[in-house]
RNA sequence: GCCGCCGUAGCUCAGGGGUAGAGCGCGCCCUUGGUAAGGGCGAGGCCAGUGGUUCAAUUCCACUCGGCGGCACCA
Numbered sequence: 001g002c003c004g005c006c007g008u009a010g011c012u013c014a015g016g017g018g019u020a021g022a023g024c025g026c027g028c029c030c031u032u033g034g035u036a037a038g039g040g041c042g043a044g045g046c047c048a049g050u051g052g053u054u055c056a057a058u059u060c061c062a063c064u065c066g067g068c069g070g071c072a073c074c075a
Base pairs, nucleotide, nucleotide: 001071002070003069004068005067006066007065010024011023012022013021018055026042027041028040029039030038048064049063050062051061052060
């Protein structure tokens, strides 16, 4: 330098056009004499950024940034 994959909640990951879910973690409550386990409820992200397509974009397209991998080059 070229190609591919990935970027979504604190963490690990789903979701691939119609304003986002799970597990773990966190908060409150129930249960217990108390703890753990179990159960109920809840908070928390507008989806890496910018532009484009569309009535509508987390989703499709382009570029940029970041991570990982492959190929090529190097005195």